Annotation
The RNA shown here (TPP riboswitch aptamer (THI element)) has 99 nucleotides and comes from a Phycisphaerales bacterium. NCBI's taxonomy places the organism under Bacteria, Pseudomonadati, Planctomycetota, Phycisphaerae, Phycisphaerales. Of the family's consensus pairs, 100% are formed in the model.
RNA sequence: AUGAAACGCACGGGGCGUCGAUCGUGUCGAUCGGCUGAGAAGCACCCGUAAUCACCUGAUCCGGGUCAUACCGGCGGAGGGAUGCGCACCAUGACCGCU
Numbered sequence: 001a002u003g004a005a006a007c008g009c010a011c012g013g014g015g016c017g018u019c020g021a022u023c024g025u026g027u028c029g030a031u032c033g034g035c036u037g038a039g040a041a042g043c044a045c046c047c048g049u050a051a052u053c054a055c056c057u058g059a060u061c062c063g064g065g066u067c068a069u070a071c072c073g074g075c076g077g078a079g080g081g082a083u084g085c086g087c088a089c090c091a092u093g094a095c096c097g098c099u
Base pairs, nucleotide, nucleotide: 001092002091003090007086008085009084010083011048012047013046014045016042017035018034019033020032021031022030023029024028055080056079057078061074062073063072064071
């Protein structure tokens, strides 16, 4: 000096469904509870290009299962998708000094 990963900081990207009960002026909302999940509006969680675990699209898709669901699998190595900086260690290299 450079460097993958890790860590930190800053910034950015992203999703939030389903079922039941109760309440409210009714297919909408609120509260509580069940289900899956990291997360189902949280001072949270996940993800940020070496993207086969963020997430979106195809998709009012296909198969299975469920009280029900974007629940599970397929599609899928698909097409898209949000980054910069920094310390120590470590590694590599260059230069200088000494032996």